The RNA shown here (transfer RNA) has 96 nucleotides and comes from Candidatus Iainarchaeum sp. Its mean pLDDT, the model's own confidence on a scale to 100, is 81. Rfam family: tRNA. By type it is a transfer RNA. About the family: Transfer RNA (tRNA) molecules are approximately 80 nucleotides in length.
[in-house]
RNA sequence: GCGCCCGUAGCUUAGCCUGGUAGAGCAUCCGGCUGAUAACAUCUUCUAAAGAUGGGGGAUACCGGAAGGUGACCGGUUCAAAUCCGGUCGGGCGCA
Numbered sequence: 001g002c003g004c005c006c007g008u009a010g011c012u013u014a015g016c017c018u019g020g021u022a023g024a025g026c027a028u029c030c031g032g033c034u035g036a037u038a039a040c041a042u043c044u045u046c047u048a049a050a051g052a053u054g055g056g057g058g059a060u061a062c063c064g065g066a067a068g069g070u071g072a073c074c075g076g077u078u079c080a081a082a083u084c085c086g087g088u089c090g091g092g093c094g095c096a
Stems, first nucleotide, its partner, number of pairs: 001095007010026004020079001028066005040054006072088005
C1' cells in the first nucleotide's frame, strides 16, 4: 500500500442479508418469599458444657420489577436507517 471482518447498555452480545416498537444474559438498584449465624429468655441434664423450646435477626438461594443506548463518527438515499450507499476513525486477520 491492497483486500476482508468487526464497532449496539458498565461487561458479553442478538437483530443487519429482507429498512417499519432497539432486545437478552451478567452486573447495579428497588420490592417480595423462604428463612441460615450470633445476642436474649425459659426448661432439662452426668454442671464440663450440651440439648430442647421460644424469640430475634435478616441473606450470597428463589421470584417480580426498575434504571441504563445520539446503535464508533460525518454525510447521502428514503415517508421512515442499527440495517442500504459514500467517506472518516479505531481494532483484528491476511497478502505484498